This is a predicted structure of a 72-nucleotide RNA (transfer RNA) from Treponema sp. CETP13.
It matches the Rfam family "tRNA". Rfam classes the family as a transfer RNA. About the family: Transfer RNA (tRNA) molecules are approximately 80 nucleotides in length.
Its mean pLDDT, the model's own confidence on a scale to 100, is 81.
NCBI's taxonomy places the organism under Bacteria, Pseudomonadati, Treponematales, Treponemataceae, Treponema.

């Protein structure tokens, strides 16, 4: 240099082109408890960036960035 793959809450992980982007752990608040732990309830938190296609994009296309695999 070439080809291919990946990028979603703090972490991990879902989501036929049609939602308020879901779940687990973690965090915060409350209940329980003499206290802690456990348990229960609730809350906040995310689509790498930019364009395009489409009535509608996390999903399809292109470019950029980062990471990875193979290879001249």
């Nucleotide at each position: 240099g070439g080809u291919c793959c990946c990028u979603u809450c703090g972490u991990c992980u879902a989501a036929c082109g049609g939602c308020u982007a879901g779940g687990a752990c973690a965090a915060a608040a409350g209940a329980u408890u003499c206290u802690c732990a456990u348990u229960c309830u609730u809350u906040a938190a995310a689509u790498a960036g930019g364009a395009g296609u489409u009535c509608g994009a996390u999903u399809c296309u292109c470019c950029u960035a980062g990471g990875g695999a193979c290879u001249g």